[in-house]
RNA sequence: GCGCUCUUAGCUCAGUGGAUAGAGUAUUCGGCUCCGAACCGAAGGGUCGGGGGUUCAACUCCCCCAGUGCGCA
Numbered sequence: 001g002c003g004c005u006c007u008u009a010g011c012u013c014a015g016u017g018g019a020u021a022g023a024g025u026a027u028u029c030g031g032c033u034c035c036g037a038a039c040c041g042a043a044g045g046g047u048c049g050g051g052g053g054u055u056c057a058a059c060u061c062c063c064c065c066a067g068u069g070c071g072c073a
Base pairs, nucleotide, nucleotide: 001072002071003070004069006067007066010025011024012023013022018056027043028042029041030040031039049065050064051063052062053061
């Protein structure tokens, strides 16, 4: 330099054009317990990497850029 993968909550990840964008874990609060762990319940937490385009409608499709991993040279 070229090609491909990935980028969504603090972390690990779902979400293949129409939902109020979700789960696990972590955090906080409550329950339980003599106390704690475990377990149960709840809450907070998101510019969906950035910009542009297509569309009635985009996390999703297209283009550019950035970062990440792998391959080729």
RNAcentral holds the sequence, with entries from ENA.
Predicted 3D model of a 73-nucleotide RNA (transfer RNA) from a Clostridiales bacterium.
Its Rfam family is "tRNA". Rfam classes the family as a transfer RNA.
The prediction has a mean pLDDT of 82.